[in-house]
Context: one part of a larger RNA
Molecule: large-subunit ribosomal RNA, domain IV
Organism: Gloiopeltis furcata
RNA sequence: AUCGUAUUUAAGGAACUCGGCAAAUUAACUUUGUACGUUCGCAAUAAAAAGAACCAUAAUUCAAUGGUAACAUCAAAUAAGGAAUAACGACUGGUUACCAAAACCACAGGACUCUGCAAAUUUGUUAAAAAGUAUAGAGUCUGACGCCUGCCCAGUGCUUAAAAAAGACGAGUUUUGGUUUUUGAGCUAAAGCUUUAAUUCUAAGUAAACGGCGGUUCUAACUAUAAGAAUCCUCAGGUAGCGAAACUCCUUGACGGGUAAAUUCCGUCCUGCAUGAAUGGCGUCACGAUUAUUCCACUGUCUCAAAUACGAAUCCA
Numbered sequence: 001a002u003c004g005u006a007u008u009u010a011a012g013g014a015a016c017u018c019g020g021c022a023a024a025u026u027a028a029c030u031u032u033g034u035a036c037g038u039u040c041g042c043a044a045u046a047a048a049a050a051g052a053a054c055c056a057u058a059a060u061u062c063a064a065u066g067g068u069a070a071c072a073u074c075a076a077a078u079a080a081g082g083a084a085u086a087a088c089g090a091c092u093g094g095u096u097a098c099c100a101a102a103a104c105c106a107c108a109g110g111a112c113u114c115u116g117c118a119a120a121u122u123u124g125u126u127a128a129a130a131a132g133u134a135u136a137g138a139g140u141c142u143g144a145c146g147c148c149u150g151c152c153c154a155g156u157g158c159u160u161a162a163a164a165a166a167g168a169c170g171a172g173u174u175u176u177g178g179u180u181u182u183u184g185a186g187c188u189a190a191a192g193c194u195u196u197a198a199u200u201c202u203a204a205g206u207a208a209a210c211g212g213c214g215g216u217u218c219u220a221a222c223u224a225u226a227a228g229a230a231u232c233c234u235c236a237g238g239u240a241g242c243g244a245a246a247c248u249c250c251u252u253g254a255c256g257g258g259u260a261a262a263u264u265c266c267g268u269c270c271u272g273c274a275u276g277a278a279u280g281g282c283g284u285c286a287c288g289a290u291u292a293u294u295c296c297a298c299u300g301u302c303u304c305a306a307a308u309a310c311g312a313a314u315c316c317a
Stems, first nucleotide, its partner, number of pairs: 002312008011303002015301001020298001029051004037042001039144001053068005069073001081296007088288002093105002109142007121128002145283004150213003155210002157206005165200002170195011214232005241275001242272001253269005
């Protein structure tokens, strides 16, 4: 010289970097003061600001002792950096024991289906459901709250069902053959007839069941566009809303904002490769070790490295 753990650093202050990762800043107490938004509870410790004593012994500080003033004084350790916009999820909670804590799961709330009690449901048994009784129990989907939740039952499921058709072991009955037997009666084999369950077929219903939700051509007195018209197909042709989105390939779309300069970010547009309504759609206060972006403060992250302390390892004796 190197590495680790700490401490300090001129001038600058994120120029570092995928990214302020890490570090630094802030911090307790008292007083003043406090915006947008809002479900009126919050937001909020918002933000921002002030205080931190003075005198003497006494000599350099600290500490100690004594005194003075003051609704006001531990700033030793300890002890929040703050603000703004957007996405997702309402929230508290739970999760990949040992690389993931999240936008995943759960949740209160919403809806559908099954179940009348010897209940449905739990794969056999015991038992649970339940010492309960449809305001109960079980299953499935969604996920606070606000505004809403469009069209399609052709397909696949599920539910219901008059008649017709198909659909089986069994039971009943008839006939024939064999056989036992004195008769009566019995045993056995085959064939026919009757009774037919679920189910299939058929029909109807049902989408907060599984799911699905179009092409082509033309048209307005500048141009452009197409309210409109025609035609083909379909079970029905995507409604409200949102939209280059956690979804947008082309694409760094176009315009605006922010920067001296931005493939990121925010707002708007709509040409949605391939959005869309409980596989929920769109908003939303509060909340979040979530994700993206910006500003202030702050700093050895960096320009650009240096020093100190203690260790490690190495080298020499």